[in-house]
Notes
The prediction has a mean pLDDT of 75. A computed fold for a 357-nucleotide RNA from a Candidatus Limnocylindrales bacterium, annotated as Bacterial RNase P class A. Rfam family: Bacterial RNase P class A. It is annotated as a ribozyme. The RNAcentral record of the sequence draws on ENA.
RNA sequence: CGAGGCGGCCGGAUGGCCGCGCGCAGCCGGGGUGACCCGCUGCGUGAGGAAAGUCCGAGCUCCGCAGCGCAGGGUAGCGGGUAACGCCCGCCCGCCGUGAGGCGAGGACCAGUGCCACAGUGACGAUGCCGGUCGGCGGCGCGAGCCGACGGCCGGAGUGAAACGCGGCAAACUCUACCCGGAGCAAGGCCAAGUAGGAGGGCGCAACCCGGUUCGCCGGGGGAGAGGUGCGCUGCCCAGCCCUCGGGUCGGCCGCAUGAGCCGUCGGGCAACCGCCGGCCACAGAUGGAUGGCCAUCGCAGCCGGCCGCGCAAGCGGUCGACGGCACAGAACUCGGCUUACAGGCAGCCUCGCUGA
Numbered sequence: 001c002g003a004g005g006c007g008g009c010c011g012g013a014u015g016g017c018c019g020c021g022c023g024c025a026g027c028c029g030g031g032g033u034g035a036c037c038c039g040c041u042g043c044g045u046g047a048g049g050a051a052a053g054u055c056c057g058a059g060c061u062c063c064g065c066a067g068c069g070c071a072g073g074g075u076a077g078c079g080g081g082u083a084a085c086g087c088c089c090g091c092c093c094g095c096c097g098u099g100a101g102g103c104g105a106g107g108a109c110c111a112g113u114g115c116c117a118c119a120g121u122g123a124c125g126a127u128g129c130c131g132g133u134c135g136g137c138g139g140c141g142c143g144a145g146c147c148g149a150c151g152g153c154c155g156g157a158g159u160g161a162a163a164c165g166c167g168g169c170a171a172a173c174u175c176u177a178c179c180c181g182g183a184g185c186a187a188g189g190c191c192a193a194g195u196a197g198g199a200g201g202g203c204g205c206a207a208c209c210c211g212g213u214u215c216g217c218c219g220g221g222g223g224a225g226a227g228g229u230g231c232g233c234u235g236c237c238c239a240g241c242c243c244u245c246g247g248g249u250c251g252g253c254c255g256c257a258u259g260a261g262c263c264g265u266c267g268g269g270c271a272a273c274c275g276c277c278g279g280c281c282a283c284a285g286a287u288g289g290a291u292g293g294c295c296a297u298c299g300c301a302g303c304c305g306g307c308c309g310c311g312c313a314a315g316c317g318g319u320c321g322a323c324g325g326c327a328c329a330g331a332a333c334u335c336g337g338c339u340u341a342c343a344g345g346c347a348g349c350c351u352c353g354c355u356g357a
Base pairs, nucleotide, nucleotide: 001353002352003351004350005349006348008346009345010344012298013297014296015295016294017293018292020046021045022044023043024042025041026040028039029038030037031036048328052339053338055337056336057335058334059333060184061183062182063181072180073179074178075177076176077091078090079089080088081087092106093104094103095102096101107175108174112173113172114169115168116167124165129156130155131154132153133152134151135150137148138147139146140145188254189253190252191251194249198245199244200243201242202241203240208221209220210219211218212217228237261280262279263278264277266275267274268273299326300325302323304321305320306319307318308317309316310315
């Protein structure tokens, strides 16, 4: 110098104006019967490394008195880390790469079942071809023996990834070991009108009972379907009124931002990670869902034009001006992971090749 490997970090910057969500303060204004809510002013604060996919694992909540089992699902070398995991770390083994490194679905086929394309007799309960040998049988030969088909054993050729060997396959059923109760923040909890219904209490009034009576009724008890017009009848309407309690509905609030938290020193460990101490609350929180818009300067890369330099040229470099642009992507109960997307940039360690001193 060229080509690569690995893990880490950043992912436009600064300022001004306007706007939006949330928090705190002011206690100023308003709404609601209430629980509570809204507005104004000031200050503070407001997306990510993946907020994404919702694929694993948890916290939290409700259901179940609790436990065991079946079914079902999952995981799979060995050891460690962790709240837990299918995640992470270390080591072994196998495969790939010259290498740095990368990948692994890496328990069991002496339990049972199933499958093994094409070719081939036969793919695991097999025997077609050739040869040898043994057996009895048939034929021929005087005979030693020769020939033939059959059966047993041995060997060979051929096909194929694999050919009889306790074959291969569990990313086939299955077996073994271990793990998993279900549903999910629309979980769920609290507060709480009006109406209806429930429970309790009070008022009110008939029959009836007792007492009194001037015979009209009055007082007390009692508690019926008992109320509404000055009274009566008929018709109609309602099914009395008041208070308290509890459940639930409308509605309101919480859950919901302090957490397996973040930063730093030191220590333990090869590492993942863990521990001690100190510091911090800057690390959003909506519920039609805020996190935006404009301007200026700078940065980055792009394109167009002018000028200058180098070059025969293609072109390269510098500078000035104009233009439009700034990757992937947008929180919704919260964490730990994995996976996927991503313009451009920063620094580090390592490998291979070539070259120079």